[in-house]
RNA sequence: CGCGAUAAGGGCAAACCCCCGGUGACGGGGUGACGCAAAGCUACGGGCCUGAAUGAGUGGUUCAUUCAGGCAGCCGGGCUGCCGAAC
Numbered sequence: 001c002g003c004g005a006u007a008a009g010g011g012c013a014a015a016c017c018c019c020c021g022g023u024g025a026c027g028g029g030g031u032g033a034c035g036c037a038a039a040g041c042u043a044c045g046g047g048c049c050u051g052a053a054u055g056a057g058u059g060g061u062u063c064a065u066u067c068a069g070g071c072a073g074c075c076g077g078g079c080u081g082c083c084g085a086a087c
Stems, first nucleotide, its partner, number of pairs: 002087001003084002011036002017030005034073001040079003044076003047071010
């Protein structure tokens, strides 16, 4: 350095519910633990989602493009980092 244990001490916290903010995706707080060795940070690539406009199509819920956003607990990339059995 890779790696990641029925290790130690700790850490984070999904869903549901409540409060607040947002048109919305969703965010913050509380409660609560499904999980997590980067579930720390970062929208750089892909992806998904929301809103608006335009266009196309359908009986209809759909699709495409553009713009503005959201998700880091979807997958990669980048940056940083605790512990130390085996290999």

A computed fold for an 87-nucleotide RNA from an uncultured Acidobacteriota bacterium, annotated as c-di-GMP-I-GGC riboswitch aptamer. Its Rfam family is "c-di-GMP-I-GGC riboswitch aptamer". Gene Ontology term of the family: cyclic-di-GMP binding. Of the family's consensus pairs, 95% are formed in the model.